[in-house]
RNA sequence: UCCUCGGUAGCUCAAUGGUGGAGCGUCCCGCUGUUAACGGGAAGGUUGCUGGUUCGAGUCCAGCCCGAGGAG
Numbered sequence: 001u002c003c004u005c006g007g008u009a010g011c012u013c014a015a016u017g018g019u020g021g022a023g024c025g026u027c028c029c030g031c032u033g034u035u036a037a038c039g040g041g042a043a044g045g046u047u048g049c050u051g052g053u054u055c056g057a058g059u060c061c062a063g064c065c066c067g068a069g070g071a072g
Base pairs, nucleotide, nucleotide: 001071002070003069004068005067006066007065010024011023012022013021018055026042027041028040029039030038048064049063050062051061052060
């Protein structure tokens, strides 16, 4: 320098171009002698950044940043 893959909640990951969810974690409540387990509920997101396409973009396109792998 070039090629491929990835970047979404605190962590691990979903999401046909049409309301961004799950598990774990955190907080509250229930359950009980207490804790754990179990049950119910809640909070938490400018979807890496900047533009473009579109009625509508996490998703498509361009550039840039970061990470992993490969070629030279």
Transfer RNA from an Elusimicrobiota bacterium, 72 nucleotides, folded computationally.
Lineage of the source: Bacteria > Pseudomonadati > Elusimicrobiota.
It matches the Rfam family "tRNA". The family's RNA type in Rfam is transfer RNA.